RNA sequence: CAAUCGCACGGGCACACCCGUCGCAAGGCGGGGUCGCAAAGGCACGGGACCGUCAGAGGUCAGCCGGCCUACCGAU
Numbered sequence: 001c002a003a004u005c006g007c008a009c010g011g012g013c014a015c016a017c018c019c020g021u022c023g024c025a026a027g028g029c030g031g032g033g034u035c036g037c038a039a040a041g042g043c044a045c046g047g048g049a050c051c052g053u054c055a056g057a058g059g060u061c062a063g064c065c066g067g068c069c070u071a072c073c074g075a076u
Base pairs, nucleotide, nucleotide: 003076004075005074006073012037013036017032018031019030020029021028022027035063041069042068043067045066046065047064048061049060050059051058
């Protein structure tokens, strides 16, 4: 340096719910919280779910699956 593995030592993230705030909404952001997560870090590229609308346009979800990119610790 690379690949593989991890039942996770250090360190990390944070579901539901509550408070504040933004949004028509799905949902986002900040604080609390801690169900879980070995990429629960990033990207809507494919599938999917959801919101929105008379129908659309448009939007949301990366903690639904796949894919791509990147990375800490430990082991081989």

A computed fold for a 76-nucleotide RNA from Cryobacterium algoritolerans, annotated as c-di-GMP-I riboswitch aptamer. The coordinates come from a structure-prediction model, not an experiment, and the mean pLDDT is 88. Rfam family: c-di-GMP-I riboswitch aptamer. Rfam describes the family as follows. GEMM was predicted in a large-scale screen for bacterial structured RNA regulatory elements. The model forms 94% of the base pairs in the Rfam consensus. NCBI's taxonomy places the organism under Bacteria, Bacillati, Actinomycetes, Micrococcales, Cryobacterium.